[in-house]
RNA sequence: AGAGUUUGAUCCUGGCUCAGGAUGAACGUUGGCGGCAUGCUUAACACAUGCAAGUCGAACGCGAAACUGGCCCUUCGGGGCUGGUGGAGAGUGGCGAACGGGUGCGUAACACGUAGGUGACCUGCCUGUCAGUGGGGGACAACCCUUGGAAACAGGGGCUAAUACCGCAUACGGUGUGGGGGUUUGGAAAACCCACACGAAAGCUAUAUGCGCUGACAGAGGGGCCUGCGGCCUAUCAGCUAGUUGGUGAGGUAACGGCUCACCAAGGCGACGACGGGUAGCUGACCUGAGAGGGUGGUCAGCCACAGGGGGACUGAGACACGGCCCCCACUCCUACGGGAGGCAGCAGUGAGGAAUAUUGGGCAAUGGGGGAAACCCUGACCCAGCAAUGCCGCGUGCGGGAGGACGCCUUUCGGGGUGUAAACCGCUUUUCUGUGUGAAGAGCAAGGACGGUAGCACAGGAAUAAGUCACGGCUAACUACGUGCCAGCAGCCGCGGUAAUACGUAGGUGGCGAACGUUAUCCGGAAUUACUGGGCGUAAAGGGUCCGCAGGUGGAUCACCAAGUCUGAUGUGAAAGCCCCCGGCUCAACCGGGGGAGGACGUUGGAAACUGGUGGACUAGAGUCCGACAGAGGUCGGCGGAAUUCCCGGUGUAGUGGUGGAAUGCGUAGAGAUCGGGAGGAACGCCAAACGCGAAAGCAGCCGGCUGGGUCGAGACUGACACUGAGGGACGAAAGCGUGGGGAGCGAACAGGAUUAGAUACCCUGGUAGUCCACGCCGUAAACGAUGUGUGCUCGCUGUGCGAUCCUUAACGGGUUGCGUGGCCAAGCCAACGCGCUAAGCACACCGCCUGGGGAGUACGGCCGCAAGGCUAAAACUCAAAGGAAUUGACGGGGGCCCGCACAAGCAGCGGAGCGUGUGGUUUAAUUCGAUUCAACGCGAAGAACCUUACCUAGGUUUGACAUGCACGUAGUAGGGCGCCGAAAGGCAACCGACCUUCGGGAGCGUGCACAGGUGCUGCAUGGCUGUCGUCAGCUCGUGUCGUGAGAUGUUGGGUUAAGUCCCGCAACGAGCGCAACCCCUGGGGUUAGUUUUACAUGUCUAGCCCAACAGCCCGUGAAAGCGGGAGGAAGGUGGGGAUGAGGUCAAGUCAGCAUGGCCUUUAUAUCUAGGGCUACACACACGCUACAAUGGCGCGUACAAAGGGCAGCGAGCGGGCGACCGUGAGCGAAUCUCAUAAAGCGCGUCGUAGUUCGGAUUGGAGUCUGCAACUCGACUCCAUGAAGGCGGAGUUGCUAGUAACCGCGCGUCAGCCAUAGUGCGGUGAAUGCGUUCCCGGGCCUUGUACACACCGCCCGUCACGUCAUGGAAGUCGGCAACACCUGAAGUCGGGGAGGCAACCGUAAGGAGCCACCUGCCGAGGGUG
Repeated sequence: AGAGUUUGAUCCUGGCUCAGGAUGAACGUUGGCGGCAUGCUUAACACAUGCAAGUCGAACGCGAAACUGGCCCUUCGGGGCUGGUGGAGAGUGGCGAACGGGUGCGUAACACGUAGGUGACCUGCCUGUCAGUGGGGGACAACCCUUGGAAACAGGGGCUAAUACCGCAUACGGUGUGGGGGUUUGGAAAACCCACACGAAAGCUAUAUGCGCUGACAGAGGGGCCUGCGGCCUAUCAGCUAGUUGGUGAGGUAACGGCUCACCAAGGCGACGACGGGUAGCUGACCUGAGAGGGUGGUCAGCCACAGGGGGACUGAGACACGGCCCCCACUCCUACGGGAGGCAGCAGUGAGGAAUAUUGGGCAAUGGGGGAAACCCUGACCCAGCAAUGCCGCGUGCGGGAGGACGCCUUUCGGGGUGUAAACCGCUUUUCUGUGUGAAGAGCAAGGACGGUAGCACAGGAAUAAGUCACGGCUAACUACGUGCCAGCAGCCGCGGUAAUACGUAGGUGGCGAACGUUAUCCGGAAUUACUGGGCGUAAAGGGUCCGCAGGUGGAUCACCAAGUCUGAUGUGAAAGCCCCCGGCUCAACCGGGGGAGGACGUUGGAAACUGGUGGACUAGAGUCCGACAGAGGUCGGCGGAAUUCCCGGUGUAGUGGUGGAAUGCGUAGAGAUCGGGAGGAACGCCAAACGCGAAAGCAGCCGGCUGGGUCGAGACUGACACUGAGGGACGAAAGCGUGGGGAGCGAACAGGAUUAGAUACCCUGGUAGUCCACGCCGUAAACGAUGUGUGCUCGCUGUGCGAUCCUUAACGGGUUGCGUGGCCAAGCCAACGCGCUAAGCACACCGCCUGGGGAGUACGGCCGCAAGGCUAAAACUCAAAGGAAUUGACGGGGGCCCGCACAAGCAGCGGAGCGUGUGGUUUAAUUCGAUUCAACGCGAAGAACCUUACCUAGGUUUGACAUGCACGUAGUAGGGCGCCGAAAGGCAACCGACCUUCGGGAGCGUGCACAGGUGCUGCAUGGCUGUCGUCAGCUCGUGUCGUGAGAUGUUGGGUUAAGUCCCGCAACGAGCGCAACCCCUGGGGUUAGUUUUACAUGUCUAGCCCAACAGCCCGUGAAAGCGGGAGGAAGGUGGGGAUGAGGUCAAGUCAGCAUGGCCUUUAUAUCUAGGGCUACACACACGCUACAAUGGCGCGUACAAAGGGCAGCGAGCGGGCGACCGUGAGCGAAUCUCAUAAAGCGCGUCGUAGUUCGGAUUGGAGUCUGCAACUCGACUCCAUGAAGGCGGAGUUGCUAGUAACCGCGCGUCAGCCAUAGUGCGGUGAAUGCGUUCCCGGGCCUUGUACACACCGCCCGUCACGUCAUGGAAGUCGGCAACACCUGAAGUCGGGGAGGCAACCGUAAGGAGCCACCUGCCGAGGGUG
């Protein structure tokens, strides 16, 4: 510090995700030791049990046990009475219990933080100072007796002490009142003086400089109250407030105060966010971050709040009181049913909740606290121990040697490689561990140590007791094998898995970290993704429709003053801990101790005056006013005008009109349309007219007039910053729409009809209502767009245009300068690019509005507005890993331009109908083996299925095998042959015959066994090779340079030309490669050489070679050239004709069955052998062909002319036989020699006469020939007989542009034969047509649009159906919180009453003072109703 992810690729925008750090954590796997920390984040849920606050006998009265003196009794154990020591125990009294400990419910608040105030206050214990401590009195507990009660406890009577309680005396000072006094303060208080009045005390004992007590002042420490400032969300909470705000007086308090009350006034708070709602203890600090920030508030420390929920007071220095009291409520427990008891958010512990959080431990030894004079007691505060890898830190699980490297495991191309010096083995060490011994500090002085026989130390033993976890597709470090087969599963994002998964599972290996490692959750970071630091808004999300304008923000130039902001010095505060630095202590570290530093911010005070601000003066450049001109569809009101449409009336006139792509509906003989004349009415204003003008925008157009707003120019004068922007607010605001009333010609939603169409609720046509128009009132939206807020300043040029001013010139046109508008092109600059570019999207300033991933959604709910329609404001759940902008290359378009091709057109012959052949689908079958499936499968693999082939089926066999290699063993009448027998054959049995080489060891062969063979089994989507196709189309690329951020572009585009990216010219390109062309073959002319066959010889022909010939070379025209058109010559003329030759790529095209080959599968079978069958099936469908339907023909007779091929298990002449297929015989020929071999169409003559025929030949019967082991399934051919469909073929569709189509025959390959009508060659005869490129198909180049890129067979929208999830609505229903009104009202303070009760004081007494019970009023928790 970044990375992954939108695309075919690119740049940008933008979200999502990851790598880091952290945690009071939890979960999974694993787990050796120690130190230091930490440990209910959930139910402020409920709690059994124990403990957590007592202490003082030196305040006081009682006083048990035990011991003991005396006396009495005795069953000899002892008991009783009395006295002493003793002090358990409860009680009176004092102090403490308001601290310490817990929790975070509540609280958005002076609760907290920080800085101040208190002249408005309190303060037990402690410290200091001053003064005092005299003299009396009456009770009540305990105790005794007694009553009630289950208990808790309560009542009555009697005795008693005090540092308990109560008078009295004294009191400087204290308090109150009055007066004086005089300081301070914003103001009334002080000190001090005077008078009057009021107010104290306690004793104890160990006898001391003792401990206490009372009054007062002061201090320290602690607290109360007040104030400035600071720190959450929400405006879908905008208004809130009656003790409310203030005053006067009173009450109350320690104290100010509406704190409370009475009266008076009507205030107080709020967009700088009141009130309401939600959430939350606050801070020091902690985590993160470069910082600014963001998040957090557990442990430790400060403050606050709370103690089952709620209310209340009492006591006290202090509480409205966690382990106190009273009441209400809920809950739990006890109960004799009458009543009682309780409060772990103290420490342990239990249940519950929860993913989850510990021992019912030890000790007061230390630190601290309470009491005590002290000893001492108490202390779950605390110190320790226990549990937990919860975190941080440290240590260990050994160290050295040890093979070209064991075993095992994994992998392999079988050679090897990996694990790996790892192990074994040798040597060494002992942290840790075990055992034994010793043994602290923590505690100044004598004793006293929970931890603890712990830490530490010493000795002994022995490598001994100690390694896991996660990952390994990219991000991200680390790869193979097997299993699985879109299954099982993984996954943080992108995404993996559909038979070769580095992504699933396992293993080996590797990487990371390591007593831990992963996962989950949460926070910060990365995220400049809320942007203060530090972002944006033309098209990515984002400028408000426009203007006016209050508040607010901002503001020209100059002088002076002030000092609020600002800057700076000093000083105070900023608790400790934490953080940073230094030093030190535990062996180090974590941890701890000491010192220093830092700390935004705040208070006080001094200084500076540039900038901002404030005040005052003065200025004119901003802004405005006046004057003179000018342009204009600026607004509004009224009037006027002509053209046209429609309608009405009349004339002429007759059959149509209208409308469309074509029609129809419609109108018209009741007279339309057309035409002429007259009239009515409404709306809109032709030409001018334009890149024009005006207006804030919306918008504004005939002409004239009235009223009226704004702008520009020119020259001066005046005012003197008066300015800019503008949240709320206000005004205006197209069209449509709404209300009321008019108007209504044309047009025209809805609607009707006619068409179109598969349908046509559309487009087209005929009609037509609202509306469009006017007046008034609403609505308030829009792609209200320049998708560009307003204002100001600055920053090159060129060229139009509107309106001015000015100068020059002119007859006119014109030209220069300048201002304000409005356009085009461009520089710098900006931008992701497109583009913008003085009218900025450039450079800056001021202010406003708006944005923060896509969908959900501009939707729901709430509120406001509206008559309604609806508008404004405006979410969430859920869901996706993108959505998007610009540009690039392709592809595509029923986009455009140019151009090709038998592509169409023009022609010829066909196919599609028939019969047959062949192939395919389908069906059938034991099997009908498999593959090929649009073009580019279907007479295709197959250039030859009766057996074989053969892969299929049935049946019968074989198992090292039909075939290869290696090893071991065996083998002599062995290998091999084989009469005969069994069998369908394979095979088996078997008389008999019977080997070879040799270095003499053996080999070969055969047999047995082990390795292995074999597979036309699967995967052509694992592959090689080969092939098809676009397409013989003219294209496809590269190097360097240049342009672009980049993908890419340029070159290859453009102008011509060509069959061609062929060539020429131009050009930021210049060159080059693969293609094109040429080079090769055949063919066409000539020459020449040679020549077997042929021939008597020569020529010629022919065959084989070599050479010549054609190049746009020549001429004319045209052109810049390339070239094109025409002509001559020539056998041939513009690539002469044909062939071979197929760029880069596309189709996961075809082929694992031609071959090869990875992987998988099979191994007495998916291998192999054999026989038979099947591949030849047959209701059908398609494809390719053959033969025909006839007279341009059939048949018969006669007759002419090829080329190219084949031939020895062959071609086979000739001769003979047969009607014939063929047979017999057999010359010649390995072939220019012999042969297949008669070419046929053609030509000549004859016949048939339009007929299912003398056409056509299917089918069937019979008889044969040939091949072959064998023609039944299932061959070809021959002869005789039979003589089917078929009379030129629907929609549609194929080939061909010249020696071509068509027609005609001949050959060859495969092959025993042949289902060949196929395939492939050969020659013979030999046409027609091409205007042309609009259209169909395919293709090339340029261009354009694109939301396509699997690329139009693309992408994609909506409804419906079913299910699921989430969020709204719904007649209602149920619950929660809060508020208000009324009723009721506990405890309790306060007030009133107090007839009842009462020791202290007064009084002899009666009685009084005072107090209490009790009653009552206000308030009031809670409850009830609404």
Small-subunit ribosomal RNA from a metagenome, 1426 nucleotides, folded computationally. Model confidence (mean pLDDT): 86 of 100. RNAcentral holds the sequence, with entries from SILVA.